Molecule: THF (Tetrahydrofolate) riboswitch aptamer
Organism: pig gut metagenome
Formats: sequence, C1' cells, structure tokens
RNA sequence: CAGAGUAGAAGUCACGCGUAAAGUGCCAAUGGACGGGAAGUUGCUGUUGGACGAAGAGUUGACGUCAUAGAUCCUAUGACAAAAGAUUCGCGGUGUGCCUUCGCAUCCGCUG
Repeated sequence: CAGAGUAGAAGUCACGCGUAAAGUGCCAAUGGACGGGAAGUUGCUGUUGGACGAAGAGUUGACGUCAUAGAUCCUAUGACAAAAGAUUCGCGGUGUGCCUUCGCAUCCGCUG
C1' cells in the first nucleotide's frame, strides 16, 4: 500500500403461515447478539404492555327442499340451496432457507 472477513438490507426462486386476523409496521418498558479482539455509533432482534389496521373469490361438498318417473313413504334423474373439510387463483409493507448484489468506522490483529 492492497485484500479478506459480521450483524443486516434489497431481489429471484422454493416450501410454508394467515385471510373465521395472526404476522408485518407504530409507541413504551426491559433484555440480547453484531467483521478475529476491545470499546463505540448506527441499524437488527427477544419478551411484556398499549394503540391502529386488511381482499377476497371460484370449484367441490353431507344434510335438506322442489319436480318427474317407478314404487306399500324407498329408489333414480334433474334443478335449487349449501356447513365443515379439501382444492385453485388472489391478497398480506406475512415466516424460513439457498443463491446473487451491497455491506460498519477508531485502535489492535489476519493475508499478500
């Protein structure tokens, strides 16, 4: 002199969660971790409490109702309606992981 190296941020993808409201975001209190070490700034984050707040819809679907036909209150067909569940497409400043890009400053340290 040059370089490597964190927490994190953004984006794609994948798998999920919620949509019968959590999560995210906001405020307060109190903790935690953050280039290899020390201290420190700024962000990040756990817990508790508080306030605020949303995009749903389609398909299928038991019971049931109506009509027709057969038939000693059952069966078949069609239509209507449709819970839970399942499923599809959306929505959420949604969770996690891989990858890509960006990535602390003071002193000391590491590599050339």